[in-house]
Context: one part of a larger RNA
């Protein structure tokens, strides 16, 4: 030098992407416990204080129950009683160390926020999560020989189930909601029309022949699902505008015009897990703060079950703060081992 342990004056995060890793909290009985909350929690919240031994109170409370003594259903019974035997916890004094939860073992806390409700599940062997699943909630197919699914088929699941049930899709607890648009494309509905194959039909045309035939082609007509058409539907795939003017300073538009569309984005949120400019102003926190919280809204390109916006609890999540704590650091050193090293 690696590697595992120890101790470190002054300071204490200044190390660093980040307190990573140490440190340090840690039992137990008692006190005492905020916002918030779904009233269940949150909570071991946070914060305190007591802790050996030894003698006395009081061998107290409690456990255990023997001899005796009633009862009867006479049995390894039932009761009555308390002898002996153990024995915390308390409360009074003394007393020993620096230290009395003395070792070992044994929560660090708390405050703001994101995402997900939760408990679960996940890339066996770089990712545990904000992914996935979840209970609820919705749309949809299915009437039993179900629908779906596997199987050339027999058959089986579905299910010895029967619409409060089964499939399949979305959404994801719970609260408060969930807007306009059906023109596109997809379901579903309707059957008047138009378009259509194979068949039906069979005017006419050809080849052949003396002819009778026989062969080839053939128009109108008819002739189904589907397409087109007519309508429903968006918790279905989706989609939800421009320009110009306007108010007694100035700005700014509740107002007006115009054009275009199926309709032009409501609530609710908003520099956001979405903000290009951008380290937007603005407040806070810090002497300072591209992070973080609060707010504004000029949303480059948030928005309502591909869900919106809150939410107590949980989280080996993710960001930001403090308080304790530390060789993480200023700035390093020393100790104990085990390796490597030279040398034998």
């Nucleotide at each position: 030098c690696u590697c595992g342990g120890g101790u470190a004056a002054a300071g204490g995060a200044a190390c660093u992407a980040g307190g990573c890793a140490a440190a340090a909290u840690g039992g137990u009985g008692c006190c005492g416990u905020a916002a918030c909350u779904u009233c269940g929690g949150g909570a071991g919240a946070a914060g305190g204080c007591a802790c050996g031994c030894u003698g006395g109170u009081g061998g107290u409370a409690g456990g255990u129950g023997a001899g005796a003594c009633c009862c009867c259903u006479u049995g390894c019974g039932g009761g009555u009683g308390g002898a002996g035997c153990u024995g915390a916890c308390g409360c009074c004094a003394g007393u020993c160390g620096a230290a009395g939860a003395u070792a070992c073992c044994a929560g660090g806390c708390c405050c703001c926020u994101g995402c997900g409700a939760c408990u679960g599940u996940u890339u066996a062997u770089u990712a545990a999560a904000a992914a996935c699943a979840c209970a609820g909630c919705a749309c949809u197919g299915u009437g039993c020989a179900a629908a779906c699914a596997c199987g050339a088929a027999a058959g089986u699941g579905g299910a010895c189930g029967u619409a409060u049930a089964c499939g399949g899709u979305g959404u994801g607890a719970c609260g408060c909601c969930u807007g306009c648009c059906c023109g596109g494309u997809g379901c579903c509905g309707g059957a008047a029309g138009g378009u259509u194959a194979a068949g039906a039909g069979g005017a006419g045309g050809g080849g052949u022949u003396c002819a009778c035939g026989c062969c080839c082609u053939g128009a109108a007509u008819u002739g189904a699902a589907g397409c087109c058409c007519c309508g429903g539907u968006a918790a279905a795939c989706g989609g939800c505008g421009g320009c110009c003017g306007u108010a007694a300073c100035a700005a700014u538009a509740a107002c007006g015009g115009u054009c275009c569309u199926a309709a032009g984005g409501u609530a609710g949120c908003g520099a956001a897990a979405u903000u290009c400019c951008u380290u937007g102003u603005c407040g806070g926190g810090u002497a300072a703060g591209u992070u973080c919280c609060g707010a504004c809204c000029u949303g480059c390109a948030c928005g309502a079950a591909u869900g919106g916006c809150g939410u107590a609890a949980c989280g080996a999540u993710g960001g930001g703060g403090g308080c304790g704590c530390u060789g993480u650091c200023u700035c390093u050193a020393c100790c104990c081992g085990a390796g490597a090293c030279u040398c034998a």
A computed fold for a 344-nucleotide part of an RNA from uncultured Micromonas, annotated as large-subunit ribosomal RNA, domain IV.
Rfam family: Bacterial large subunit ribosomal RNA.
The coordinates come from a structure-prediction model, not an experiment, and the mean pLDDT is 88.
The RNAcentral record of the full RNA draws on ENA.
The source organism's lineage runs through Eukaryota, Viridiplantae, Chlorophyta, Mamiellophyceae and Mamiellales.